[in-house]
C1' cells in the first nucleotide's frame, strides 16, 4: 500500500431484500425469605465508531476517515 472481516446498551452479541433498536447478562425497585441466594413481576440505560452523500424515511446502501484482527505485497 492493497485485500477481508469486525466496531450496536455496563458487558457478551443478534439485528441487511431500508420502515418504532433488541436478547442474555449486569444494575434499580418490589414480591417472596428470619437473613442470604435462587425465582417472579416491573424499569433505567443506546449520538448503532466519526463525518458527510441517497432517501419521505438509514444500525442497513454509497462515499471519506478513525481504531481493532487477519492477510497479501
Nucleotide at each position: 500500500g492493497c485485500g477481508g472481516c469486525g466496531g450496536u446498551a455496563g458487558u457478551u452479541c443478534a439485528g441487511u431484500u431500508g420502515g418504532u433498536a433488541g436478547a442474555a447478562u449486569g444494575c434499580c425497585u418490589g414480591c417472596u425469605u428470619c437473613c442470604c441466594a435462587a425465582g417472579c413481576a416491573g424499569g433505567a440505560g443506546g449520538u448503532c465508531g466519526c463525518g458527510g452523500g441517497u432517501u419521505c424515511a438509514a444500525a442497513u446502501c454509497c462515499c471519506g476517515u478513525c481504531c481493532g484482527c487477519c492477510g497479501c505485497u
Molecule: transfer RNA
Organism: Patescibacteria group bacterium